[in-house]
RNA sequence: GCCGGGAUGAUGGAAUUGGUAGACAUGCAGCACUUAAACUGCUGUGAGGCAACUCGUGCGGGUUCAAGCCCCGCUCCCGGCA
Numbered sequence: 001g002c003c004g005g006g007a008u009g010a011u012g013g014a015a016u017u018g019g020u021a022g023a024c025a026u027g028c029a030g031c032a033c034u035u036a037a038a039c040u041g042c043u044g045u046g047a048g049g050c051a052a053c054u055c056g057u058g059c060g061g062g063u064u065c066a067a068g069c070c071c072c073g074c075u076c077c078c079g080g081c082a
Base pairs, nucleotide, nucleotide: 001081002080003079004078005077006076007075010026011025012024019065027045028044029043030042031041032040046055047054048053058074059073060072061071062070
């Protein structure tokens, strides 16, 4: 240099056809249970905002009524070829 795969909450990891982003699990917080814990169960857990709402899928653009998903450029990681 060329080819392929990838980057999504605190973490792992889904969303495979463009149509509610974060299912499921872990962690964390609160509550219940306990003499007190552990275990177990329930609820909550991206950012801003009093709220309504707005923003958010590596970064910057584009297409579209609508983009994690399609197109262009770039960064980084993994593998292959030279």
Molecule: transfer RNA
Organism: Patiriisocius sp.